The RNA shown here (small-subunit ribosomal RNA) has 1467 nucleotides and comes from a metagenome.
RNA sequence: AGAGUUUGAUCCUAGCUCAGGAUGAACGUUGGUAGCAUGCCUAACAUAUGCAAGUCGAACGAGAUUGUAGUAAUACAAUCUAGUGGCGAACGAGUGAGUAAUACUUAUCUUACCUGCCGUUUAGUGGGGGAUAAAAUACCACAUAUUCUUUGGCUUCGGCUAAAGGAAAGGGAGUCUUCGGACUAUCGCUAAACGAUGGGGAUAAGGCGUAUUAGCUAGUUGGUGGGAUAAAGGCCUACCAAGGCAAUGAUGCGUAGCCAGGCUGAGAGGCUGAUUGGCCACGAGGGAACUGAGACACGGUCCCUACUCCUACGGGAGGCAGCAAUGAGGAAUCGUCGGCAAUGGGGGCAACCCUGACCGCGCAAUGCUACGUGAAGGAGGAAGGUCUACGGAUUGUAAACUUCCGUUAGUGCGGAAGAAAGGCUGAAUGCAGUUCAGUUUUGACGGUACGCACAGAGAAAGCCACGACUAACUACGUGCCAGCAGUCGCGGUAAGACGUAGGUGGCGAACGUUAUCCGGAAUUAUUGGGCGUAAAGGGUGCGUAGAUGGUAUAAUAAGUUAGCGGUGGUAAAUCGAGGCUCAACCUCGUGGAAGCUGGUAAUACUGUUAUGCUUGAGUGCGGGAGAGGUUAACGGAACUCCAUGUGGAGCGGUAAAAUGCGUAGAUAUAUGGAAGAACAUCAAUAACGGCGAAGGCAGUUAACUAUUCUGUUACUGACAUUGAGGCACGAAAGCGUGGGGAGCAAAACGGAUUAGAUACCCGUGUAGUCCACGCCCUAAACGAUGAGUACUAGGUAUUGGGAACUUGAUUCUCAGUGCCGCUAGGUAACCCAGUAAGUACUCCGCCUGGGUAGUACGGUCGCAAGGCUGAAACUCAAAGGAAUUGACGGGGACUCGCACAAGCAGUGGAGCAUGUGGUUUAAUCCGAUACAACGCGUAGAACCUUACCAAGGCUUGACAUGUUGGGCAAAGCUAGGGAAACCUAGUGGAGGUUAUCCUAACACAGGUGCUGCAUGGCCGUCGUCAGUUCGUGCCGUGAGGUGUAUGGUUAAGUCCUAUAACGAACGCAACCCUUGGACUUAGUUGCCAGCAUUAAGUUGGGGACUCUAGGUCGACUGCCUGAGUAAUCAGGAGGAAGGAAAGGAUGACGUCUGGUCGUCAUGGCCCUUAUGCCUUGGGCGACACACGUGCUACAAUGGCUAAUACAAAGGGACGCCAACCCGCGAGGGGGAGCAAAUCUCAAAAAAUUAGCCUCAGUUCGGAUUGGAGGCUGCAACUCGCCUCCAUGAAGUUGGAAUUGCUAGUAAUCGCAAAUCAGCCAUGUUGCGGUGAAUACGUUCUCGAGUCUUGUACACACCGCCCGUCAAAUCACGAAAGUCGGUAAUGUCUGAAACCAGUUAGUUAACCCGCAAGGGAUGCGGCUGACAAGGGUAGGAUUGGCAAUUGGGGUUAAGUCGUAACGAGGUA
Repeated sequence: AGAGUUUGAUCCUAGCUCAGGAUGAACGUUGGUAGCAUGCCUAACAUAUGCAAGUCGAACGAGAUUGUAGUAAUACAAUCUAGUGGCGAACGAGUGAGUAAUACUUAUCUUACCUGCCGUUUAGUGGGGGAUAAAAUACCACAUAUUCUUUGGCUUCGGCUAAAGGAAAGGGAGUCUUCGGACUAUCGCUAAACGAUGGGGAUAAGGCGUAUUAGCUAGUUGGUGGGAUAAAGGCCUACCAAGGCAAUGAUGCGUAGCCAGGCUGAGAGGCUGAUUGGCCACGAGGGAACUGAGACACGGUCCCUACUCCUACGGGAGGCAGCAAUGAGGAAUCGUCGGCAAUGGGGGCAACCCUGACCGCGCAAUGCUACGUGAAGGAGGAAGGUCUACGGAUUGUAAACUUCCGUUAGUGCGGAAGAAAGGCUGAAUGCAGUUCAGUUUUGACGGUACGCACAGAGAAAGCCACGACUAACUACGUGCCAGCAGUCGCGGUAAGACGUAGGUGGCGAACGUUAUCCGGAAUUAUUGGGCGUAAAGGGUGCGUAGAUGGUAUAAUAAGUUAGCGGUGGUAAAUCGAGGCUCAACCUCGUGGAAGCUGGUAAUACUGUUAUGCUUGAGUGCGGGAGAGGUUAACGGAACUCCAUGUGGAGCGGUAAAAUGCGUAGAUAUAUGGAAGAACAUCAAUAACGGCGAAGGCAGUUAACUAUUCUGUUACUGACAUUGAGGCACGAAAGCGUGGGGAGCAAAACGGAUUAGAUACCCGUGUAGUCCACGCCCUAAACGAUGAGUACUAGGUAUUGGGAACUUGAUUCUCAGUGCCGCUAGGUAACCCAGUAAGUACUCCGCCUGGGUAGUACGGUCGCAAGGCUGAAACUCAAAGGAAUUGACGGGGACUCGCACAAGCAGUGGAGCAUGUGGUUUAAUCCGAUACAACGCGUAGAACCUUACCAAGGCUUGACAUGUUGGGCAAAGCUAGGGAAACCUAGUGGAGGUUAUCCUAACACAGGUGCUGCAUGGCCGUCGUCAGUUCGUGCCGUGAGGUGUAUGGUUAAGUCCUAUAACGAACGCAACCCUUGGACUUAGUUGCCAGCAUUAAGUUGGGGACUCUAGGUCGACUGCCUGAGUAAUCAGGAGGAAGGAAAGGAUGACGUCUGGUCGUCAUGGCCCUUAUGCCUUGGGCGACACACGUGCUACAAUGGCUAAUACAAAGGGACGCCAACCCGCGAGGGGGAGCAAAUCUCAAAAAAUUAGCCUCAGUUCGGAUUGGAGGCUGCAACUCGCCUCCAUGAAGUUGGAAUUGCUAGUAAUCGCAAAUCAGCCAUGUUGCGGUGAAUACGUUCUCGAGUCUUGUACACACCGCCCGUCAAAUCACGAAAGUCGGUAAUGUCUGAAACCAGUUAGUUAACCCGCAAGGGAUGCGGCUGACAAGGGUAGGAUUGGCAAUUGGGGUUAAGUCGUAACGAGGUA
């Protein structure tokens, strides 16, 4: 410090997720030691048991026990303690419920206050009384007190003074004693002052959410008098006034103890408030006071409520949010431990007592820290495991083994510090405090820490991960299953992502997961973001508060700046030291920040005050502009309607029609009239003018009214900008009332279209549109761009003014309105660019992922419709912007192709052949199966082939290699069994022990078994289409572009021109083969012109010709005319051939996860007495049917009969087979020739010449069937071909639809070959014969190419995608109601306590009185005020549940349509 994730890829925006740190944690696996910390976050839920606050005998009497003395009473001493009394119990300990301010933090104030114990100082401490069982330091009054309180007077403000009032307690010790007491010091007590400590009160500022809480407040705000209090104050009360708080957020609601601090972060910040420390609040819930220095009191009192317990039923008792502990709750949090030894607290003169504060131990890996689980050597790189290309690699110096060390744990021995005090004795000093010396005593932890010794590698390693982010990879298993997952995503038979193993990486007594916080996140942006199109500018103006504000001088000093002081300031953190062996941890010390606050100083800037200025702003005066607004009047054209005339059959409407109108006279036409609405031309579509704030504004004239520009520089003198709330305006539609209504036209009706058509199209047509008045208040109210000011190259056009001159297509200038811009700048890009989206400033509005949703609830406005404000649950990992490359479009432009058109012949109908589907079957083996499968693999299924089925057999095998053993062995022959394979018996005997054969066992063979989606190779297709790329350069942030675009041209990315491109590669073309002309060479088996010869090129001869097959020439737009820059095109000449002469071979980058594991090869998987091998028979040939490809036909351009011609290219030895003979024929016999330009297959057929047939199911057609034969072959039944005789189906030119072909082509005619014993061949591949028609042309169909455009597509239109309905599920809203909570209000009742009043009861101290008694006082009673709680009433608010209901979200393969994305088929 970043990374992953939207896309085919890119840039941006934006969210989600991860890597880091942290925790009072929990869970899972694992677990050696020690130290230091921490440990109910939930039920402020309920609690058994024990303990947590007592102490003082030196305040008091009394009692008990023991001892001593005494006969005893009794006295003394010691110990103990119930009571009276004192102090403490208000601290310490716990918890965080309440509390948003009576709290907390910081600062200040208290002349408005208190303070027990403690310290300093001053003055006192006298004498009585009653009660209690008794006494007292308990209680009561008296005396005394001018340092106290209250009230006066005087004052030189320093004080002085008068009156009244207010205190007390004694105890023990020592010495002395006349025994009464005195003295000394001390502990107490009283009054007063001061201090210290601790508190009370006040003021200001600060720190949560919510406006879907906007108004709150009657003791409320202030005053006066009084009361209350320690004390100011509405704190309380009477009266008076009507205030007080609030948009700088009052009031309400929700949530919450606050702080120092803690975590995180670079910081600013954000989150948090366990442990420790400070403050506050609380003590089962609520209220109240008492005592006291202090409480409205955790272990006190009283009352009410709820709950629990005891009870003899009369009545009582209780409060763990103290320490342990229990139950409950919960994911979850410890022992009913030891000790007061230390520190601290209470009491005491002290010893001492008490102390669950505290110190310790225990439990828990809860956290932090430290240590260990061994170290060194050790290669035959052992064994085992894993992987493997079988060679090896790895685990791995790891182990074994050798030599060491001895931490921790174990055993044994020793063994602390923490202890200082205190007691006693003595000394110094005048005494005391105090100090010193000696002596004595005190440790829970603990026989712990620590030290030493012994033995012995011995007792001590796991967890997570390994697809990317993110360090770390293989094998097996599994097969969208099981499972994983933080995000993206893995898994459908070769998973580095699941599970296991091996290996590796990380951390390590831990490691992972979950939860939460900060960070990354500049993702709330002060530091530090944005708003044209991504979320985001308010519809527009006026204007209040507020914010901001021109220029000069002076004053001030609030902001600001600097110095100094206080606080912050305990702890923690930082820094520096020190102590535990280190560290964690602990101790000590230095310095200091922010903030708040008090002085002082400065005055540039801001503020404030004062006085000015003119440039901002405004006013006046001169001159202009305009569809600015309101009102009234007037005008012509057109539509419609009415009347009349003419006229006579249609009109109207559409893609085409129909509904509709019309003989009752329409449409059309002419004249006249009526009504309403809107204003052509001017007028500005190359440039889009003017006005207005926006909405918006358009005939002409008039009236009223507002704005703006320009010129001038007369006036005012900052009067300005923006603008939350507020007010006003605000298209269309809509609403209310009343008018009006020509045209148009939601709704509605009808006609079409359609599968449907509640639409698009057509015919009608009502609200409405218009006017007046009143509402509504929204728009893609858009420049998707808030207002204002200043600055920043130019060019050009235009509207309204002004100035100048040289009077012009001139120059300058002000205010507008547009365009261009490769000037800069900005922007993600598109684009913006003086009319900014540039550079800056001021103010306002708004945004923070998508959906849910502009929805719900609430509020408010509205007559309503609805508007404004405006969420959440839940759900997704995206949604989105701009641009790029493709693909696509019922987008566009250009171009091509037997693509259409023009033609010819067909297919589709029939019969048959053949292939496929389907069905059938024991099996009908398998594959191909849109174009690009279907006479395809198959250039030959009777057996074989053969892979399928049935049956019978074999198991190292039919076939290959290797090893062991054996025999004289194999082939062959004979006999028997059998369907055969095979089995049994006999015979046989080449060859020569390496073969071959047999036997046995093992390695292995074998597989047409699976996967063509694991593959190689080969092939099909787009397509013989003209395309596909690269290097360097240039452009772009980038994907990419350019090159390869434009203009021409071509069959062609062929070539030319042009050009930020220049070159190059694969394709195109050419090079190759065949055909066409010529030349040359050669002349047998071919040829024969001339010369001989023959039946015959038969023979001699010849090489001229044909032909054969080698070589060469020939065509290149080379020449001419025209067009053009050129490439090239059109025409012509010559030529056998002319613009690629014709045909073939040749197939770019790639696409189709195209086809083939069954040609072959091959990874992986599977079978191994079978999925292998052998054999016989069957099947691949089935047959209701459907499709493809063909053959033969339907006839006269024909059929039949007879005769007569003319090819090319092939084949031939297990072959082709001549002549001749036999047979109607298939064929048989025969045997000449030929390994072929020699012989042979071999006859070419259509054609031609004659004859017959005469339009018919025929002399067409030949299927089917019967009979008889031939051939091949072990074998023609299933299942061959051929021949002869007989039979003679369908079919009379073929619906929708559809195929081929542009010239030696289509059509038609035959010939040959491969495979092959034969053949189901009508197939396939070749060969020649005869030999046409047509092409205007590119509108349309199909396909293709280039450019362009749109896109929400990228699996790419066979795309994407919307809504209802149906199903499941989730959360939410409404809802008759129902059950609760909370805070108030009215009213009734009202405990305890305090206060006030009263009092017939009762009352020790004081007063009066001899006494009785009286007074005063208190208690008790009663009344009143106040008042917790309770009852009741109507409301408010907030939750739970709810029949039913509403929409919403989600869910591989449901239904209906096709709304959107292309012109998405109606933009």

Record summary
Its mean pLDDT, the model's own confidence on a scale to 100, is 84. Rfam family: Bacterial small subunit ribosomal RNA.